The prediction has a mean pLDDT of 81. The RNA shown here (Guanidine-I riboswitch aptamer) has 110 nucleotides and comes from a Rhodobiaceae bacterium. The organism belongs to Rhodobiaceae, within Bacteria. The sequence was found by an Rfam model in a public genome assembly. Rfam family: Guanidine-I riboswitch aptamer. Rfam describes the family as follows. This family represents a conserved RNA structure found upstream of the ykkC and yxkD genes in Bacillus subtilis and related genes in other bacteria.
[in-house]
């Protein structure tokens, strides 16, 4: 260089933003479950990280018991372990809107 697989899923954090709820402010012919606006409103609801947490799943090698005439393998239970490393724009896309979310372990760096 070229191909094949594989990198998953929940909860929850960091951040996010404003569509509801709540606040705040202005406003009324109706005072009502009224209209507007504000996220530079702390805040519920939300959204949420490949390089953040944690739990499953899954791949890996082990101890031990358990089938078996018996060893061993198979397959099954328990128990305890590994699974590295990781700088990264600009655009651009969805949801109300935004974002470490997706494009993206990408473009480019070492």
């Nucleotide at each position: 260089g070229u191909g094949c697989a594989g990198c998953g899923c929940g909860c929850c954090u960091a951040g996010g933003g404003u569509u509801c709820c709540g606040g705040u402010u202005u406003u009324c012919c109706c005072u009502g479950c009224g209209a507007a606006a504000c996220g530079u409103c702390u805040g519920g609801u939300c959204c949420g990280a490949g390089a953040g947490g944690u739990g499953c799943a899954c791949g890996c090698a082990g101890g031990u018991c358990g089938c078996c005439g018996a060893c061993a393998a198979c397959c099954g239970g328990c128990c305890a372990g590994c699974g590295a490393c990781a700088c990264g724009g600009c655009g651009g896309g969805a949801c109300a809107a935004a974002a470490u979310c997706c494009c993206g372990g990408g473009a480019g760096u070492u």